[in-house]
Molecule: transfer RNA
Organism: uncultured Anaerolineae bacterium
RNA sequence: GCCUUUGUAGCUCAGUGGUAGAGCAACCGCCUUGUAAGCGGUCGGUCCUCGGUUCAAUCCCGAGCAAAGGCUCCA
Repeated sequence: GCCUUUGUAGCUCAGUGGUAGAGCAACCGCCUUGUAAGCGGUCGGUCCUCGGUUCAAUCCCGAGCAAAGGCUCCA
């Protein structure tokens, strides 16, 4: 330098062109003599950035950034 994959909640991940979800964590409550566990609830998001297409983009297209992997160059 080229190619591929990935980027979504604090963490691990799902998801779909029509107002975005789960588990864990956090907080509150129930339960318990108490703690943990269990149960219920609440909170939590610029869907990496910019632009384009579209009535509508987290999703499609282009560029960029970041991470992982592969190839090549260094002859």